Record summary:
A computed fold for a 673-nucleotide part of an RNA from Tragelaphus strepsiceros, annotated as large-subunit ribosomal RNA, domain II. It matches the Rfam family "Bacterial large subunit ribosomal RNA". Lineage of the source: Eukaryota > Opisthokonta > Craniata > Boreoeutheria > Tragelaphus.
[in-house]
Context: one part of a larger RNA
RNA sequence: ACCGGCGAGUUACUAAGUUUGGCGAGGUUAAGCAGAAAAUGCGGAGCCGAAGCGAAAGCGAGUCUGAAUAGGGCGUUAAGUCAAACUGAGUAGACCCGAAACCACAGUGAUCUAUGCGUGACCAGGUUGAAGCUCGGGUAAAAUCGAGUGGAGGACCCAACCAGUGAGUGUUGAAAAACUUUUGGAUGAGUUGCGUAUAGGGGUGAAAUGCCAAUCGAACGUGGAAAUAGCUGGUUCUCCCCGAAAUGGCUUUAGGGUCAGCCUCAAAUGUGCUUGAAGACGGUAGAGCUCUGAUCGGAUGAGGGAGCGUAAAGCUUACCAAUUCCAGUCAAACUGCGAAUGGCUUUAAGCAAAGUUUGGGAGUGAGACUGCGAGUGAUAAGACCCGUAGUCGAAAGGGAAACAGCCCUGACCGCCCGCUAAGGUCCCAAAUGCUGUGCUAAGUGGUUAAGGAGGUAGUUCCUCAGAAACAACCGGGAUGUUGGCUCAGAAGCAGCCACCAUUAAAAGAGUGCGUAAUAGCUCACCGGUCGAGAGGAACUGCGCCGAAAAUUAACGGGGCUAAAGCACAGAACCGAAGCGACGGGAACAGCAAUGUUUGGUAGGGGAGCGUUCUUAAUCGGACGAAGGUCGACCGGAAGGACGGCUGGACGUUUAAGAAGUGAGAAUGCCGGU
Repeated sequence: ACCGGCGAGUUACUAAGUUUGGCGAGGUUAAGCAGAAAAUGCGGAGCCGAAGCGAAAGCGAGUCUGAAUAGGGCGUUAAGUCAAACUGAGUAGACCCGAAACCACAGUGAUCUAUGCGUGACCAGGUUGAAGCUCGGGUAAAAUCGAGUGGAGGACCCAACCAGUGAGUGUUGAAAAACUUUUGGAUGAGUUGCGUAUAGGGGUGAAAUGCCAAUCGAACGUGGAAAUAGCUGGUUCUCCCCGAAAUGGCUUUAGGGUCAGCCUCAAAUGUGCUUGAAGACGGUAGAGCUCUGAUCGGAUGAGGGAGCGUAAAGCUUACCAAUUCCAGUCAAACUGCGAAUGGCUUUAAGCAAAGUUUGGGAGUGAGACUGCGAGUGAUAAGACCCGUAGUCGAAAGGGAAACAGCCCUGACCGCCCGCUAAGGUCCCAAAUGCUGUGCUAAGUGGUUAAGGAGGUAGUUCCUCAGAAACAACCGGGAUGUUGGCUCAGAAGCAGCCACCAUUAAAAGAGUGCGUAAUAGCUCACCGGUCGAGAGGAACUGCGCCGAAAAUUAACGGGGCUAAAGCACAGAACCGAAGCGACGGGAACAGCAAUGUUUGGUAGGGGAGCGUUCUUAAUCGGACGAAGGUCGACCGGAAGGACGGCUGGACGUUUAAGAAGUGAGAAUGCCGGU
C1' cells in the first nucleotide's frame, strides 16, 4: 500500500408534542398476592381530569381589590385519561475515538544514576629534588655559605584506569549516544568491587531543574475513570417534496452560546404580492449662501502698529485690519430651496395561496466577489467597514483560451429533430474569406499616463489672392546719422534713453549672423519674373513617440492589411442541459379534460430496499439447501429473479414483531499478502 473482517445517535427514567388505539365526565392502577420470569385476575392506596379566585379566613360561575352595586385583575364559553410507536429535550459516559493534567494508595522502585556509611582492591615507567640530617668553610657563639644525604608535593611527562576537547564517520546506525583520530586527569577533592542507607507535596544534588531503571518543572503501577475537551477527525442503504444562514440584541463574548431573523412539517385563518390611480410623509442627489462657519478681489477704514512732536493736544503713514457694501466661491456634523428612487394608507386590475397565527423539528450566527452609493486608507490593496442589487455559497450547461463570485441561462428522464441567448462565422473549430460606406499602415488591432509631433482623414472660422496672393528667382533695402548717452571703442545689432524726420515703389534710429570698432552677409519692406490658390486658428476620427526584466510569452495558436483590424448600417448562419417537437415518470390542483411544477449544501418532511433474530402460516431441498462463481434477464433506486458450474445440508416466501441492521475515509482496530 491493497484485500478481508470489526468499527460510531444506544438504553433507562422524567415531563412534553404528534399519530394510533381503549374507555369516556370520567380515565387509570402502584407495590403486593396468584399465575409459567406470561397473558391475565385480584389489589382504588395514589395520580390526572370534571371550578375558580384570594396571602389567608373564605366565598364560589364567580372571586380578589375596594366604602362601592364602580372600574380593573384572574376565571366562566372548547373532554379528558390510560397505553403504544415516533420526534426532540432533561438526567445519566449519552454518537464514536483523542488529551496535557488532578487526586488516592502504611502501593512498586537507588541492580541505572546522585550522595552518605562500612569493608576491600588498584595506580607501568621516567622527571623534578622542599623540610630535616651529616660533613666542610665561617663565627666568641650564632646567623650564614658550600657539598652530600634525604625524598616532600590537590608537583612534572606518560601507560593502565577515569574522563569526553575538536574534527570526521554514522543518522531506516554495527550502536535508542557508538567508531576513528585528537584531547584532559592520571598520589588524589583519585579510581573501583561488594555490602548498606535516603522515595515522589519525597530523596539526592562541588547547583545543570541535574539525577532518582532508555521516563523527571515533579518517577512508575493501579484506581477515581468511559476525568473533562465551547477543540480536531470520523459517523455506514435508496428514492421523492421543500429548502436556508453566514444578520440584529445580549454574552469574561468574539472560531461558543441564547432570543429574534431566514428553512421545514402540522393545524387554523383568509390573507399576500405586483402594477395603475388618489392622498399625505421626507431633507438625500442637485442647487444655494438667509442662517452657522470657511473663502478671493475691490471700496470703506473703527481700532492697532510705526514715525514726528510734546507739558499736553495733535500730525503723518506705499504697515496690519474689524464692520459695512459690490462682485466671485466652499461645507458630512450649513439650508430662506429641493428631486428621482423609496416607505405608508385607501382603492381598482392582474397574479394567484405567496400572507398571518399557534404548535413540533432544525440548521445558520467565519461569508466571497462584481456593479452602484458612502466611510477608513494614499479618491492604494484580491485591504477594511456599512448600504443596495446580483451571482457564488448550495448551480450543472454555453461564452470569457484556461478562470467559485463576470456575460447568457436555471439540468425530472429519453431522442443520430428544430429555433434561439451571450458569444461568434479564414484554418485549428460548428457557422459569411457576406453586402454597403468610410477609417487605420501603426501588425495599431493584440497593455499605460503626463507630455510631444507639417502622420493621415474630416468639420468650422479668419486672413491674403486675377487691382496677381504664397513659394522660388532677379533687383532695391537709401538719407540726416557713427541718433543721444555710456564707453578704450559702441558706427542698426554690450548696455541705457528716445524711436523722429527726409527722399521715395519701398526701406526699422533696425530681425539675425558677423567685427576690437568699422566693414561684410541677411531680414522686415518695395519693384519685377511667374500664374492659382496660399497662410493661420480651433475642434473631431484613427494612428506615432513617450514604452526598460528575466520562455518567443501583452491576439489561445496559425496566420490576417480596400482585413480575418476599427466605425456605422444591413442580410444570413452557427451556437446551451434555454425554448419548441416527439415519447415517458413523479408531485400538486381539478369530478374530468387539463394545467402547473420537478438544480440543490446545512436542514425539515415523506415513501421504500436490504441484513440478523422471534412468532404464525406456507413452501423448497442428496433428482442437491446455504455459500462461491459466470451470464447478453427484471425493476424508478436501494435491489430482485432465473440458468450453468462449484458446494454438500439446510433454506425460502407471506403477515407481523424485535434490533449488536447497511462502511471508503476516523495518521481507525485486527488479520492476510